A computed fold for a 1504-nucleotide RNA from an uncultured prokaryote, annotated as small-subunit ribosomal RNA. Its mean pLDDT, the model's own confidence on a scale to 100, is 84.
């Protein structure tokens, strides 16, 4: 410090995801030790038991228990029973202290609760310090005792008691109150020493010492006030009558409406009142650079609560957790009358939950209460128990050890890996185990002796000794001189990318995984296992949280022209900000000082436990707030001044800038009238519609609305919608000259308010044209739509609503700066050559562009540049600009505006390609122009398809279909039926046998059985090859599967011109240039231009063939001369000229001329030439596409089957036939059929072979054998032509199908199922509907020959020649291609994408007659307990009084507040609800095709 997901591929926006850290955690798995922490986050539910607050006898009366003395009593040492408070001690009372601490919790609480600085009008028991005091008397009460009442709880009644209990009196330095004259008001004792004196012998009485009373101080603690901070919602916008203030009075420890009673009408709040909803608050704790975010365990502080609600009482201190009175729910008890009780103290228990421990031990330490003190209590507390909850540490061994062992795993079968890893050898013993020894946590009282105080030998304080006692934890930590033995101690996740780590079996979109992209449909590094490896480690993964990454709310530190994002537009309140100068002032600002920010934690330096977590010491910090000093530059404030901003005034100026009245022509329709006649309108084509009742056209005349043609123009005005004949009148605002006046009067502007296009709404007008709705004809599968006839509302005016538009420059106002060049409107200077002229300023409007800005496109002084003000507005798509709610509107809605749900995308700009019923330009038998098929008939073949035991299989648009198959009767043959065989045809072993032939049965045959014959070959004599048979296992084999796991080969685009690289340029970058551009070619062929230069593979050539010629050779071919010879024939000598053979060479190269072109490339025409501009044909087939075809050519990987999916044999099938398609053949005839004569090819093939003459057969053939492995011989008669008859338009002397017979041939064998002859038969067919094929010259078309394959079977297929045309204006259309460009939501690339209805099924949500429940306003009832207040009844110990009485107190009863309850009626929120609306998701569902290309009617927007 990133990365990963959008795209074909890029940049950019943005979401959503991970890597870190971290937790009071749970799970899942595993699991050695120790230290240090931590441990009901949920139900502030409920709670059985035990503890958790008690001491004081030295405060008081006492004496129930226990112990001791002591006396009595029974009775047997000794026991028991009483007695005596006499002793230690001490039940229950009285009294005093203390139970407001500690301990728990987080319900409430958005507030002075908290926090931080501060204040003034209080209080404070124990504790410290001062001062002064502590005299003297009284009357009760609990206890006990006695007597009642109740089940209990308890409670009356009576006699009798004590006090530090309680009540007066003296006394009052301080105290308090005050009308300054006065007044008031306290107290208590114990206890322990003790020289004198006294004495009732108990003391008094001095002295300490503990308490008392009174008061000041103080410390410590409480109370109260106030600045500032302190969640979130505005779809909470007003709230408040004790409410704000006053006065008087009351009340309090204390200010205060704190309370009352009057009087004013105030107080709050947009800097968020009120009112909901959520929270205990810090210290700090996580995370982060940091700024922030998130969190409030445990420790501390502070605050609230104690089963709910209310109340008070005591007290210093409470409205009280283990107190009280009362409501309430709840549990327990009851004798039914009544009564008990509050674990949110520690344990524990139910119970919730994903989840939290022992009903331990001790007060030994440290701390609290009492107390004089020992010493009691003490679930604070110390420690021990459980729990890897977390942090630290330590272990599980450590050296050698190569045969690289076994086993495991992979394997190219050679090995490679686990792996030095193990065993083995030699070591060490930490922990844990066992023995054993063993700190520190323990001071301290006392006691001796000194010393200091002091009247004092008490007391206190210090020193030195000395004495003993005290430990829960504890079998402590620690440590070894021990012991023993490698022994007792390794998991856990991951391993397809992020992200470290790879293989090999199972599974087969199944099972599963999965954070995110995604994996899985037969070779999964993603699933499950094995091996292997990577991390991490007593732990390791997952799930939750949090905060970082996330600059993804942005103060540090983001955006708004297309990506979310500028209000439609203006004015203005409040706010925000603000020119120039002086000098004051110090709020803000900058310093310095002081307080004060607990502590504990972080963080630096040190110490202490082995070490570290941990604990301790002392800094630093604590970024704050407060006070106070000083500085005065800036901002403020307030004061003077200024004029550069902003405005007034003074002269122009252009202007569709508003508003209101008039008024003008042209046009369309209406109507009247003439003229005239058959149409007319309208559209791709029609028809509705008008017209002969006179339409349309046309020419006068009238109405009457509504809009303003040329001018006119990226031209003018306006804020913005928006404004356009002309002319009145009224009005705004710009500008631009000149500088007079004002002096900052400026900018924006959150709420507010005007203004705001059409469309809509209201009244009332008007309606001429257009024209939603609607009618009607077309289109079309439908057409509610596009076209076309008609139309109503609206369009128009008046006056009043609505307030939205793609209301756009998709660019918020204002200000400053920051090159330029050009156009053009208004206004102003100047200049001179006076123009349609240049120069120049200054206000607008436009276009290119520097710089810079951008993601790119683009902006570019009219900024999207560089600043500064202020406003408004966004934070992933969708739901949704919807829902409720509130506002506004007559409505229509409009405007403010969420959530659950779901997706990992969505989205800009640009690229590169497909696409376009988008443009340009080019080529092709691609149209056109011809010639000839085809689709009709019959055949033939091949498919489909139906059939069938079986019709084997593959090819399936073009690029399957006379195709694999250059030739299925068996064979092939892969199918089917039957039968039969199991190591099989190969290669290894082993044993026997030569092999191997005959005949023979028995079968369909493959096979079996049965006799018989045969003993080889080689030799170093040991053996060897060779074959058959047995036999066992390794293997064989498989036309099984998968061409989508492959290789090889191949179609096809497409012989179309094209594809690309390597440097450099340009671009953030995918790309791009180059390869585009002008030419020109068939050609990305050349040439010119050119950020390109230059390869590569393609095109062309280079290869065969053909078509001229020469040279060479010359037999089987040829034969011109010369010769010989035949009936004839190169037949023979012989020749070498020609033709052919078949090897070389020339030859064509736009070379030459002309002309066009750019003087180029190149093109046109001409010469010359056997060929002219590639001479013709052939092979060649670029980078790719089609997961194209092929696993049945062959080769493969993998799966598959082994007495079968292998083998073998026999028959059948492959030929089947209601059809349907594709290729063809033949023909429908006279350019022709039939006879008959007759002429000249070319290339093949031949020995299992062609096959001649010559005879026989009508023929096919058949006999026979000569030649020939071929320029020799033979298939071998070329046929169409040529010529000569016939035949005369007919189902024919055309046409040959089928079907009868009868042969031939070839084979083992023509029955299913062969070709082929002859004899008779003589069926469709008289040129073919839509619609398609092929051809551009020796080609189509026509004839005929040959080949392969093959025994035999071609109309096919490959070849050959021979006869030989017609046409092409041309490039609009149709297909296909190339090149540029354009526009895109397409990239599986248009056979793309995608929209919405409906039907299913899930899911969350709105409305919903209403229904339950919470919480609350607001009126009223009601009114316990308890303060308070009155009080006429009743009681009454101290005090006054002689007495009656009073005083004062108590009970009761009464008034007012006032809980819980009740009742109306409202508000607000959760739950639900029959039925409803829309959303969202789902697989292949259904009807359209809206939108993307001109998406085929451009497409959006507001409205009806």
């Nucleotide at each position: 410090a990133g990365a990963g997901u959008u795209u074909g591929a890029u940049c950019a926006u943005g979401g959503c995801u991970c890597a870190g850290a971290u937790u009071g955690a749970a799970c899942g798995u595993u699991g050695g030790c120790g230290g240090c922490a931590g441990g009901c986050c949920u139900a502030a539910g409920a709670c059985a038991u035990g503890c958790a607050a008690g001491u004081c006898g030295a405060g008081c009366g006492g004496u129930a228990a226990c112990a001791g003395a002591u006396c009595u009593a029974g009775c047997u040492u000794g026991c028991u029973a009483g007695a005596u408070g006499c002793u230690g001690a001490c039940g229950a009372g009285c009294g005093g202290c203390g139970g407001a601490c500690g301990g728990g919790u987080g319900a409430g609480u958005a507030a002075c609760g908290c926090g931080u600085a501060g204040g003034a009008a209080u209080c404070u028991a124990u504790c410290c310090a001062g001062u002064a005091g502590c005299g003297g008397g009284g009357g009760a009460u609990a206890g006990c005792c006695c007597g009642g009442g109740g089940a209990a709880a308890c409670c009356c009644g009576g006699a009798u008691u004590a006090a530090u209990a309680c009540c007066g009196c003296a006394u009052a330095c301080g105290c308090c109150c005050c009308a300054c004259g006065g007044g008031g008001g306290a107290a208590a004792g114990g206890c322990c020493g003790g020289g004198a004196u006294c004495u009732u012998c108990g003391g008094a009485c001095c002295g300490g010492u503990c308490a008392c009373u009174a008061u000041u101080g103080g410390a410590g603690g409480a109370g109260c006030c106030u600045g500032c901070g302190u969640u979130a919602g505005a779809u909470u916008a007003g709230c408040u009558a004790g409410u704000u203030g006053g006065u008087a009075g009351g009340g309090u420890a204390a200010a205060a409406g704190c309370c009352u009673a009057c009087c004013a009408a105030g107080g709050c709040a947009a800097c968020g009142a009120u009112c909901u909803a959520u929270a205990g608050c810090u210290g700090u704790u996580c995370u982060g650079a940091g700024a922030g975010g998130a969190a409030g365990a445990u420790c501390a502080g502070c605050c609230a609560c104690a089963c709910u609600g209310g109340a008070a009482c005591u007290g210093a201190g409470a409205c009280a957790c283990g107190g009280u009175c009362c409501a309430g729910a709840c549990u327990c008890c009851u004798a039914c009358g009544g009564g008990a009780g509050g674990c949110a103290g520690c344990a524990g228990u139910c119970g919730g939950g994903a989840a939290u421990a022992u009903u331990g031990u001790g007060c030994a330490a440290u701390g609290g209460g009492g107390g004089a003190a020992a010493c009691c209590c003490u679930g604070a507390c110390a420690c021990a128990g459980c729990c890897a909850u977390g942090c630290c540490g330590c272990g599980u061994g450590u050296g050698u050890g190569a045969a690289g062992a076994a086993g495991g795993c992979c394997c190219u079968a050679g090995g490679g890996u686990u792996g030095u890893a193990a065993a083995g050898c030699a070591c060490u013993u930490u922990c844990a185990g066992u023995a054993g020894g063993g700190a520190g946590g323990a001071u301290a009282a006392g006691c001796u002796a000194g010393g200091a105080u002091u009247a004092a030998u008490a007391a206190u304080c210090u020193u030195a000794g000395u004495c003993u006692a005290u430990g829960a934890c504890g079998u402590u930590a620690c440590c070894u001189u021990g012991c023993a033995g490698a022994a007792g101690a390794a998991g856990c996740a991951c391993c397809g990318g992020c992200u470290a780590a790879c293989u090999u079996c199972g599974u087969g979109c199944c099972a599963g995984c999965a954070g995110c992209c995604g994996c899985g449909g037969u070779a999964a590094u993603a699933c499950g296992a094995g091996g292997g490896g990577u991390g991490c480690a007593a732990g390791c993964g997952u799930u939750a949280a949090u905060c970082g990454g996330a600059a993804u709310u942005a103060c540090u530190g983001g955006g708004c022209g297309u990506a979310a994002a500028g209000c439609g537009u203006a004015c203005g309140c409040a706010g925000g900000c603000g020119g120039u100068u002086u000098g004051g002032u110090c709020a803000g600002u900058g310093g310095g000082a002081u307080g004060u920010g607990a502590a504990a934690g972080c963080c630096c330096c040190g110490g202490g436990c082995u070490c570290a977590a941990c604990c301790u010491g002392g800094g630093a910090a604590c970024u704050g707030c407060a006070u106070u000093c000083c500085a005065a530059a800036c901002u403020g404030c307030a004061a003077a001044a200024c004029u550069a901003g902003a405005g007034u005034a003074u002269g122009g100026u252009a202007g569709a800038g508003g508003a209101u009245a008039g008024u003008g022509g042209a046009a369309u329709u209406u109507c009247a009238g003439g003229u005239g006649u058959a149409g007319c309108g309208g559209u791709g084509a029609a028809a509705u519609g008008c017209g002969u009742a006179g339409a349309g056209a046309u020419c006068u005349g009238a109405a009457g609305g509504a809009a303003c043609a040329c001018c006119a123009g990226u031209g003018g005005c306006g804020a913005a919608g928006g404004c356009g004949g002309c002319u009145u009148c009224c009005u705004g605002g710009a500008c631009c000259a000149a500088c007079a006046c004002u002096g900052a009067c400026a900018c924006u502007g959150a709420g507010g308010u005007g203004c705001g296009a059409a469309a809509g709404c209201g009244u009332g007008g008007g309606g001429a044209g257009c024209g939603a709705a609607c009618a009607g004809g077309a289109u079309u599968a439908g057409a509610u739509a596009c076209c076309c006839u008609g139309g109503u509302a609206g369009u128009c005016c008046a006056c009043g609503c609505c307030g939205u538009a793609a209301a756009c420059g998709a660019u918020g106002a204002g200000a400053a700066c920051u090159a330029g060049a050009u156009g053009u409107u208004g206004g102003g200077g100047g200049g001179c050559a006076u123009g349609u002229c240049c120069c120049u300023u200054u206000a607008g409007u436009g276009u290119c562009g520097a710089a810079g800005c951008u993601a790119a496109c683009g902006c570019g002084u009219u900024a999207a540049g560089u600043u500064c003000u202020c406003c408004g507005c966004c934070u992933g798509g969708g739901g949704a600009g919807u829902a409720c709610g509130g506002c506004c509107g007559c409505a229509a809605g409009g405007u403010u505006a969420a959530a659950a749900c779901u997706c990992a995308a969505a989205u800009g700009a640009a690229u590169u390609g497909a696409c376009g019923g988008g443009g340009g330009c080019c080529c092709g038998c691609a149209c056109a122009a011809g010639c000839g098929g085809u689709g009709g008939a019959g055949c033939a073949u091949g498919u489909g398809g139906u059939u069938u035991a079986a019709u084997u299989c593959g090819a399936u648009g073009c690029a399957a279909c006379g195709c694999g198959u250059a030739g299925a009767a068996c064979c092939u043959u892969a199918c089917c039926u039957a039968c039969c065989c199991u190591u099989g045809a190969a290669u290894c072993c082993a044993g026997a046998g030569a092999a191997u032939c005959c005949u023979u049965u028995a079968g369909a045959g493959a096979u079996a059985g049965a006799a018989g014959a045969g003993u080889g070959c080689c030799u170093u004599c040991g053996g060897g090859a060779a074959u058959u048979c047995u036999g066992a296992g390794a293997c064989a084999g498989g036309u099984g599967c998968u061409g989508c796991a492959u290789g090889g080969c191949u179609g096809u685009c497409g012989u179309c011109a094209g594809c690309u690289c390597g440097u450099g340029u340009c671009g953030u970058g995918a790309g791009a240039u180059g390869u585009u551009g002008g030419g020109u070619u068939a050609a990305g062929u050349c040439c010119c231009g050119u950020a390109a230069c230059g390869a590569g593979c393609g095109c062309a050539a280079c290869c065969c063939u053909u078509a001229u010629a020469c040279u060479u050779a010359u037999u089987u071919g040829c034969c011109a001369g010369c010769a010989c010879g035949u009936a004839a024939u190169g037949g023979u000598g012989g020749g070498a000229a020609c033709u052919u053979u078949a090897a070389g060479u020339a030859g064509a190269c736009u070379g030459c001329c002309g002309g066009u072109g750019a003087u180029a490339a190149a093109c046109c025409g001409g010469a010359g030439g056997a060929a002219g501009g590639g001479g013709g044909g052939g092979a060649c087939g670029a980078c790719g596409u089609c997961a194209a075809g092929u696993c049945a050519u062959c080769a493969u990987g993998g799966c598959c089957c082994u007495u079968a999916u292998a083998g073998g044999c026999a028959g059948g099938g492959c030929u089947a036939c209601a059809c349907a398609c594709g290729u063809g053949c033949u023909a429908c005839a006279a350019u022709g059929g039939c006879c008959g004569g007759u002429a000249a090819a070319g290339a093949g093939g031949g020995u299992u072979g062609c096959c001649a003459a010559c005879c026989c057969g009508c023929g096919a053939g058949a006999u026979g054998g000569a030649g020939c492995g071929g320029a020799c011989c033979c298939c071998a008669g070329a046929a169409a032509g040529c010529u000569g008859u016939u035949c005369g338009u007919a189902g024919u002397c055309c046409g040959g199908a089928u079907u009868g017979g009868a042969g031939u041939c070839u084979g083992c064998a023509a029955c299913u199922c062969g070709a082929c002859u002859c004899c008779a038969u003589g069926a469709a067919g008289u040129c073919g509907g839509a619609a398609u094929c092929g051809c551009u010259a020796g080609u189509a078309a026509u004839c005929g020959c040959g080949g392969a394959u093959c025994a035999g079977a071609a109309u096919g297929c490959c070849g050959c020649g021979g006869u030989g045309a017609a046409u092409a204006c041309g490039u609009u259309c149709c297909c296909g291609g190339g090149c540029c460009u354009u526009g895109u939501a397409c990239a599986c690339a248009c056979c793309g994408c995608c929209c919405g209805u409906c039907a299913c099924a899930c899911c969350a949500u709105g409305g919903g007659a209403g229904u339950g429940g919470g919480c609350u306003g607001u009126a009223c009832c009601a009114g316990a307990a308890g303060c308070a207040g009155g009080u006429a009844g009743c009681c009454u110990a101290a005090c006054c009084g002689c007495a009656a009485g009073g005083a004062g107190g108590g009970c009761g009863c009464c008034u007012a507040c006032c809980a819980c309850g009740g009742u109306a009626u409202g508000g607000u929120u959760c739950a639900u609800g029959a039925c409803u609306g829309g959303g969202g998701u789902g697989a292949a569902g259904u009807c359209g095709u809206a939108a993307c290309a001109a998406g085929g009617u451009a497409g959006c927007c507001g409205u009806a």